Predicted 3D model of a 1525-nucleotide RNA (small-subunit ribosomal RNA) from an uncultured Gammaproteobacteria bacterium.
The RNAcentral record of the sequence draws on SILVA.
It matches the Rfam family "Bacterial small subunit ribosomal RNA".
RNA sequence: AGAGUUUGAUCCUGGCUCAGAUUGAACGCUGGCGGCAUGCUUAACACAUGCAAGUCGAACGGCAGCAGAGGGAGCAAUGCUCAUUGCUGGCGAGUGGCGGACGGGUGAGGAAUGCGUAGGAAUCUGCCUUAAAGUGGGGGACAACCCGGGGAAACUCGGGCUAAUACCGCAUAAUCUCUAAGGAGGAAAGCUGGGGACCGCAAGGCCUGGCGCUUUAAGAUGAGCCUGCGUCGGAUUAGCUAGUUGGUGGGGUAAAGGCCUACCAAGGCGACGAUCCGUAGCUGGUCUGAGAGGACGACCAGCCACACUGGGACUGAGACACGGCCCAGACUCCUACGGGAGGCAGCAGUGGGGAAUAUUGGACAAUGGGGGCAACCCUGAUCCAGCAAUGCCGCGUGUGUGAAGAAGGCCUUCGGGUUGUAAAGCACUUUCAGUGGGGAGGAAAAGUUCAGAGUUAAUACCUUUGAAUGUUGACGUUACCCACAGAAGAAGCACCGGCUAACUCUGUGCCAGCAGCCGCGGUAAUACAGAGGGUGCGAGCGUUAAUCGGAAUUACUGGGCGUAAAGGGCGCGUAGGCGGGUAUUUAAGUCAGAUGUGAAAGCCCUGGGCUUAACCUGGGAAUUGCAUCUCGAAACUGGAUGUCUAGAGUAUGGUAGAGGGAAGUGGAAUUUCCGGUGUAGCGGUGAAAUGCGUAGAUAUCGGAAGGAACACCAGUGGCGAAGGCGGCUUCCUGGACCAAUACUGACGCUGAGGCGCGAAAGCGUGGGGAGCAAACAGGAUUAGAUACCCUGGUAGUCCACGCUGUAAACGAUGAGAACUAGAUGUUGGGGAGCUUGAUCUCUCUUAGUAUCGAAGCUAACGCGAUAAGUUCUCCGCCUGGGGAGUACGGCCGCAAGGUUAAAACUCAAAGGAAUUGACGGGGGCCCGCACAAGCGGUGGAGCAUGUGGUUUAAUUCGAUGCAACGCGAAGAACCUUACCUACCCUUGACAUCCUCGGAAUCCUUCAGAGAUGAGGGAGUGCCUUCGGGAACCGAGAGACAGGUGCUGCAUGGCUGUCGUCAGCUCGUGUCGUGAGAUGUUGGGUUAAGUCCCGUAACGAGCGCAACCCUUGUCCUUAGUUGCCAGCGGUUAAGGCUGGGAACUCUAAGGAGACUGCCGGUGAUAAACCGGAGGAAGGUGGGGAUGACGUCAAGUCAUCAUGGCCCUUAUGGGUAGGGCUACACACGUGCUACAAUGGGCGGUACAAAGGGUAGCCAACCCGCGAGGGGGAGCUAAUCCCAAAAAGCUGUUCGUAGUCCGGAUUGGAGUCUGCAACUCGACUCCAUGAAGUCGGAAUCGCUAGUAAUCGCGAAUCAGAAUGUCGCGGUGAAUACGUUCCCGGGCCUUGUACACACCGCCCGUCACACCAUGGGAGUGGGUUGUACCAGAAGCGGGUAGACUAACCUCAGGGAGGUCGCUUACCACGGUAUGAUUCAUGACUGGGGUGAAGUCGUAACAAGGUAGCCGUAGGGGAACCUGCGGCUG
Repeated sequence: AGAGUUUGAUCCUGGCUCAGAUUGAACGCUGGCGGCAUGCUUAACACAUGCAAGUCGAACGGCAGCAGAGGGAGCAAUGCUCAUUGCUGGCGAGUGGCGGACGGGUGAGGAAUGCGUAGGAAUCUGCCUUAAAGUGGGGGACAACCCGGGGAAACUCGGGCUAAUACCGCAUAAUCUCUAAGGAGGAAAGCUGGGGACCGCAAGGCCUGGCGCUUUAAGAUGAGCCUGCGUCGGAUUAGCUAGUUGGUGGGGUAAAGGCCUACCAAGGCGACGAUCCGUAGCUGGUCUGAGAGGACGACCAGCCACACUGGGACUGAGACACGGCCCAGACUCCUACGGGAGGCAGCAGUGGGGAAUAUUGGACAAUGGGGGCAACCCUGAUCCAGCAAUGCCGCGUGUGUGAAGAAGGCCUUCGGGUUGUAAAGCACUUUCAGUGGGGAGGAAAAGUUCAGAGUUAAUACCUUUGAAUGUUGACGUUACCCACAGAAGAAGCACCGGCUAACUCUGUGCCAGCAGCCGCGGUAAUACAGAGGGUGCGAGCGUUAAUCGGAAUUACUGGGCGUAAAGGGCGCGUAGGCGGGUAUUUAAGUCAGAUGUGAAAGCCCUGGGCUUAACCUGGGAAUUGCAUCUCGAAACUGGAUGUCUAGAGUAUGGUAGAGGGAAGUGGAAUUUCCGGUGUAGCGGUGAAAUGCGUAGAUAUCGGAAGGAACACCAGUGGCGAAGGCGGCUUCCUGGACCAAUACUGACGCUGAGGCGCGAAAGCGUGGGGAGCAAACAGGAUUAGAUACCCUGGUAGUCCACGCUGUAAACGAUGAGAACUAGAUGUUGGGGAGCUUGAUCUCUCUUAGUAUCGAAGCUAACGCGAUAAGUUCUCCGCCUGGGGAGUACGGCCGCAAGGUUAAAACUCAAAGGAAUUGACGGGGGCCCGCACAAGCGGUGGAGCAUGUGGUUUAAUUCGAUGCAACGCGAAGAACCUUACCUACCCUUGACAUCCUCGGAAUCCUUCAGAGAUGAGGGAGUGCCUUCGGGAACCGAGAGACAGGUGCUGCAUGGCUGUCGUCAGCUCGUGUCGUGAGAUGUUGGGUUAAGUCCCGUAACGAGCGCAACCCUUGUCCUUAGUUGCCAGCGGUUAAGGCUGGGAACUCUAAGGAGACUGCCGGUGAUAAACCGGAGGAAGGUGGGGAUGACGUCAAGUCAUCAUGGCCCUUAUGGGUAGGGCUACACACGUGCUACAAUGGGCGGUACAAAGGGUAGCCAACCCGCGAGGGGGAGCUAAUCCCAAAAAGCUGUUCGUAGUCCGGAUUGGAGUCUGCAACUCGACUCCAUGAAGUCGGAAUCGCUAGUAAUCGCGAAUCAGAAUGUCGCGGUGAAUACGUUCCCGGGCCUUGUACACACCGCCCGUCACACCAUGGGAGUGGGUUGUACCAGAAGCGGGUAGACUAACCUCAGGGAGGUCGCUUACCACGGUAUGAUUCAUGACUGGGGUGAAGUCGUAACAAGGUAGCCGUAGGGGAACCUGCGGCUG
């Protein structure tokens, strides 16, 4: 520090996710040791049991218990027992003092009576410190105790005695308190150590010391109160407040104060967020982060609050009190039912809750606290130990050597690789754990003795200093050290597709499963599961949860708003924010210095201590803050004062304008009405129809009425803030601009709330209504058509007044100001120059408006002085998509609705710009038998053949739009054959290896459908080193064979198709952030990316063309089996023959054609047009040849092949059957329907092929198929072989025929082992459909179509098919509008599996969350009222009453009682708010291939969208206005 994920790819925007650190954690797997920390985050839920606050006898009376002593009694007599003496040590209970307000726990409540920080004045403060003064003299009680009573108990009542440092007066007192300034009030307590002289019977007095006590002043500490600032979220909480705000009097408090009360005034708080609601203990700090921030507030420390819930006071220095009291409530326990007791949020512990959190331990040894003079006692504070890998830190589980690279595992291309120096083996070491032994420190004291000092009369006592002595350890079997033995006791967890370090095999087969995101899994999964191997960390490792980070993804540091989310529809203007020049002053902001504070701990730096570290500890720095001070400073901002004119405004004079409002007025047109002319149609559409018209329309002329809108001018022209504004005239009125001066003197800019304006539609009331026109009606279109089109037509559109307040209200661009190159047009004004001039031209300037463009900006597109550039000020708005601009609530509205505005849930995207393709019922150019023009067919019939379907035991399998269907199949009777049935075989029909036997082979009998089985006979080979070997046959065992079984979506190879279309790419350069572009586009041209020119491109490759074959002309060479012109011979005829080499032909080599020549067109190019010559002319005709790629196209059944499957069968053999079935549908063909023909007779001319298991001549037989026969031919020699159409003669006469030949009967021929299923052919007989074929559709552009025959492959036989061959031989093409396919350029796109795309809404089903909902049930809370425990205060005088006073009666004072104000719980009524739930219901979301349509994306087939209104199953349609996206 970044990475993954939107796309075919790119850049951007933007969310989601990951890598890091952390935790009081939990869970899973695993687990050796130690140190240091930490350990109920949930139920402030309930608690059994034990402990957690006592102490003082030096305050007191005492003496229950314990011990001692004294004397007494008894006995079994160094002793024991009993009673006794408070005499002593001590001490239960009690009186009294101090402490239980600390320490310890918890975080419920509380958003301020809190906390943090900095200050303040009107206060108190036990113990402690300092100082001053005092401590005199009296009195009366009450516990304990004794006696009696009640009660189950807790406890309690009555009577009697008694002490005090308990209680109460008196005296005295101030630098104390009050005061009317005269005065008045006003305290105390003793206990104890020691002691010379003196007094005393004694106690003691007395003196002295210590501890106390009282008063006062101060300090310290602690506490109370007040103030400034800071301190969470919600405005869908906007108004709150009657003790409320202030004053006066009074009360109250330790203390200021409405703290309380009476009266008076009417204030106080709030947009700088009051009130209300929700949440929360606050802080030092902790975690994270570069920081700023963000989140948190366990442990430790400070503060606060609480102590079962609520209320209350008492005592006290301090409490409204965790282990105190009273009352109410809930709960638990005891009970004799009358009544009582209790409060673990102290330490342990229990139950419960929960994912989850420890021992009913030891000790006061240390530190600290309470009491005490002290010893000492108490202390679950604390110190330790136990449990827990909960965290941090440290150590160990060995070290070295060791290649035969062992075995085993895994993988394998079978060679090997890897685990791996790893192990074993050998040589060492012993940390830790174990056993045994030794052994610090935490301990300082107190006490005792001695010496000194202080106090004192004192050498006592006491205090204090020093020295000596002396005892105290829970931890603890401590830390640490030594010895012993032995590698001995000690390694796991997660991951391995990318992010992200680490790869293979097997299993599984969209299953099981994984997953943080993207995503894996549908038979070859590095993604699931296991294994081997590897990577990471390591006594831990992963997962989950949570926080910060990354996230500049709330942006202060540090973001944005034209199109991605985002500028308010527009203005005026309040608060607020910001604000021109200059001078003086001030010092609020600002800056500087100083002081105080910012607790300690923590973080950081630097030392020290534990063997190190964690940890502990000393010092420093830091604590960015707040407050105060001043000889501070005075630039800037602010305040004050003065002045200025550049901002802003005013005045004067002009200018342009659809700026606004009102009144009037004009013509054209539409419609209606009246009248005339006139006659059959008009109107409307893609075409029609509805409609109007003989009752006279449309058309045309004249007249009238009425409403609405204002042609031309008219313009990227004008005006206005926006919406918007258009005939003309008048009146009223706003703003802008220009020129020149004068004046005011910062008067300015923006603008939350607020106020106003605001298209269209819509609403209300009243008018008006010509045209247009939602709704509606009818007609069309259509599968339907609630639409588009047509005919009508109502609201509305218009006016007045009032509402509504929204639009794609757009420049999708807030307002204002300044600065930053230019060019061009135009509107308004002004200046200057030329000019005779209406004026024109040029130029300058100013205010608008528009186009291009530099720098710059931008993701790009683009913007560019009218900024989206560079800056300043202010406002508004955004933070992933959907849910949703929706719900609820509030406000506004008559309504429609507007405005403000969420959440649950769900997705990993949604989006912007640009790129390449593809596509378009977009555009341009071009081509093709693509259409058109023609010729002939198919589709109708019969048959052949293939397919589908059906059938079947089987009808084997494959091919399925073009590009399957006379296709694989160039040929199924058996075989083929893969299918079915039946019968057989199991190392097998076939290959290799091993053993044994035998040559091989041939002939033959029987059984059987055959395979096969059982026999009989013949035969004895070849080579040899004599062992045997080669080939073949039989038997046996196992390795293995075999499979037309599956997967063409695992593959190779081959093939089809687009398409013989003209395209497809690369290198370097250049442009672009990039994908990419350029080149390859453009102008011409071509069959062609063919060529030329141009050109940020220059070149190149695969394609095109050419090279190859064939055909067309000529030449050369050659001349048999081919040929025969001339010469000779010969025949009935014949190259038959001699011969010839001319011709044809054969087959080898050449020539020829290249736009080469001429003319024209064209850019003078390429090229095109025409012509000449030529056999052939512009690639001469035909063929072979198929670019990059597309279709997961076809083929595992040609072959090959990975994987899977079968192995007495899915392999092999045999026989028979099937592939040939048949209601039907389709494709491809043949034959026809006839006279351009059929039949019969005669007669002529090919090419290319094939032939020895063959072609088969002559001749004979048969009507014929054919048979017999046998010559010739391994082929330019012989044969197949007859070519047919044609020509010619004759017949038929338009008919189901002398057309047509299916079907059927009979008789035959041939092939073959065999023609039944199931062959072809022949003859005789039979003579079906069919009279030219609906919608639709196919081929063909010249030797072509059409027509005619011939041959071949396959093949025993079996073509109407296929592949070839020649004969005869046309018609037409104006042309590219349209259909189909293709190429190039361009445009749009929401497509990229690419239009067979994408995608919208209703409906149906399932699930999820949510709104409404008659209500129902809880929580919280307001208001009004009732009620009123305990308690404090007030009142009262019913009862009682020790101290004091008294005139002796009583009084003062007190206690109880009664009453009253306040008030907790509780109750009633009525609201508010929130949560849960609710029949039914609304929309939303998500789901596998459901239904209906096709709204959007292309001109999406009616351009789309926005607002509004109406309508409709639904997407939607229509009207009005607006926008261009």